[in-house]
C1' cells in the first nucleotide's frame, strides 16, 4: 500500500429483517443468631458515527471513525 474481521449495559458476550436478551457486577428484599452461599426483583442500551432501502433495521446497501491479525 492492498484485502478482511470486530465495534450492543460498568465488563463478557447473545439475538433468522418483526417486543433489544443473558452472564457478571451494582441496588433493595427474602431466608440466618451473625457473615458466607443461596433466592426474588429493581436500574442500567442513542446496537462505533452519517446517510439510504423497507410498512418495519442491531440485521441489508453505502460513506466513515477506532481496534485488531495477515499480506506487501
Nucleotide at each position: 500500500g492492498c484485502g478482511g474481521a470486530a465495534a450492543u449495559a460498568g465488563c463478557u458476550u447473545a439475538a433468522u429483517g418483526g417486543u433489544a436478551g443473558a452472564g457478571u457486577a451494582u441496588a433493595g428484599c427474602c431466608u440466618u443468631g451473625c457473615c458466607a452461599a443461596g433466592g426474588c426483583u429493581a436500574a442500567g442500551g442513542u446496537u462505533g458515527a452519517g446517510g439510504g432501502u423497507u410498512c418495519a433495521a442491531a440485521u441489508c446497501c453505502u460513506u466513515u471513525u477506532u481496534u485488531u491479525a495477515a499480506c506487501u